[in-house]
Context: one part of a larger RNA
Molecule: small-subunit ribosomal RNA, 3' minor domain
Organism: Verrucomicrobiaceae bacterium
RNA sequence: CACCGCCCGUCACAUCAUGGAAGCCGGUUUCGCCCGAAGUGCACGCGCCAACCGCAAGGAGGCAGUGCCCUAAGGCAAGACUGGUAACUGGGAUGAAGUCGUAACAAGGUAGCCGUAGGGGAACCUGCGGCUGGAUCACCUCCUU
Numbered sequence: 001c002a003c004c005g006c007c008c009g010u011c012a013c014a015u016c017a018u019g020g021a022a023g024c025c026g027g028u029u030u031c032g033c034c035c036g037a038a039g040u041g042c043a044c045g046c047g048c049c050a051a052c053c054g055c056a057a058g059g060a061g062g063c064a065g066u067g068c069c070c071u072a073a074g075g076c077a078a079g080a081c082u083g084g085u086a087a088c089u090g091g092g093a094u095g096a097a098g099u100c101g102u103a104a105c106a107a108g109g110u111a112g113c114c115g116u117a118g119g120g121g122a123a124c125c126u127g128c129g130g131c132u133g134g135a136u137c138a139c140c141u142c143c144u145u
Base pairs, nucleotide, nucleotide: 003108005105008101009100011098013095014094015093016092018090019089020088023085024084025083026082027081028080029079030078032076033075034074039070041068042067043066044065047063048062049061052059053058111132112131113130114129115128116127117126118125119124
């Protein structure tokens, strides 16, 4: 404090954390394709060259150059994993106090509760089944005095 009691839910406001989520922005990675620097290798090497061979021409060797393979970076497309952000959306917690009702606690004014189905601003209401953790009245059985 003690029925002028207690108490439930919706709604409104504020704060906090959180679930879902189109979209947007990244990270890692895989496959396919395009392009392809430098460089090694391979092939060619008609141009160039002091050393070696040669009297010389030339040869051997080398260089430039060209092509091919490999290939970094880059590009296109698809996929996997992962991070951030986010319109919108769902409930939750808390709050002095606010709105609507009054469901529960007394037989709480329709006893309550459980399961289930339907319905409803909200607590809830209704149907069916179950329980007594229901009051009152009556009866029966048992125990005590």